Transfer RNA from an archaeon, 74 nucleotides, folded computationally.
RNAcentral holds the sequence, with entries from ENA.
Its mean pLDDT, the model's own confidence on a scale to 100, is 83.
Rfam family: tRNA. It is annotated as a transfer RNA.
RNA sequence: GGGGACGUAGCAUAACCUGGCUAGUGUUGCCGGCUCCAACCCGGUAGGUGGGGGUUCAAAUCCCUCCGUCCUCA
Numbered sequence: 001g002g003g004g005a006c007g008u009a010g011c012a013u014a015a016c017c018u019g020g021c022u023a024g025u026g027u028u029g030c031c032g033g034c035u036c037c038a039a040c041c042c043g044g045u046a047g048g049u050g051g052g053g054g055u056u057c058a059a060a061u062c063c064c065u066c067c068g069u070c071c072u073c074a
Base pairs, nucleotide, nucleotide: 001073002072003071004070005069006068007067010027011026012025013024020057029045030044031043032042033041050066051065052064053063054062
């Protein structure tokens, strides 16, 4: 330098192809319950679509670009 895959919450992972319900789940954190205390368990709560732009009534999803990670060819 050429080609390809990926980026969603502190961590992990769906939804993307085929645009449309309040972006779901687990874990972690915090609060409460339970307990003599703690753990386990139960309930609640907080937190997210890598940046920018475009298309559209509507974008995590489609298009362009940038950034980052990984694989591969030379």